[in-house]
RNA sequence: AUUAAACCAAGGCAAACCUGAUCGAAAGACAGGGGCGCAAAGUUAUGGGUCUAAGCUGAUCGGGUUCAGUAUGACUGCCAGACCGCAAGU
Numbered sequence: 001a002u003u004a005a006a007c008c009a010a011g012g013c014a015a016a017c018c019u020g021a022u023c024g025a026a027a028g029a030c031a032g033g034g035g036c037g038c039a040a041a042g043u044u045a046u047g048g049g050u051c052u053a054a055g056c057u058g059a060u061c062g063g064g065u066u067c068a069g070u071a072u073g074a075c076u077g078c079c080a081g082a083c084c085g086c087a088a089g090u
Base pairs, nucleotide, nucleotide: 001090002089003088012038013037017033018032019031020030022029023028036077042083043082044081046080047079048078049075050074051073055070056069057068058067059066
C1' cells in the first nucleotide's frame, strides 16, 4: 500500500425493549440494564435522504383550539464523501 472475505488471536461497538425526582417543544440525545447485529455499527452533518416543528408564515376560529408549510433542531446502525484505524494474508 492492498485484499474475495473466510480461518486464527486480542478485543471493540451495541438494535429492539425496559428504567431514569436526566436534558429537550418534539424528533432525539445521555446514563444504567439488555444484545439484534456490525470489519469500520470509529470520527465528521460535507452531499443526498429521512424524522421533528419550538419559532416564524398562512388559513381558520368566539378565543390561538385546529390545520398546512418551513430547519436554525435531529438521525453517521439510511446511502455516499472526507479523515483515522486492530489482526491475518500478499
Molecule: c-di-GMP-I riboswitch aptamer
Organism: Planctomycetota bacterium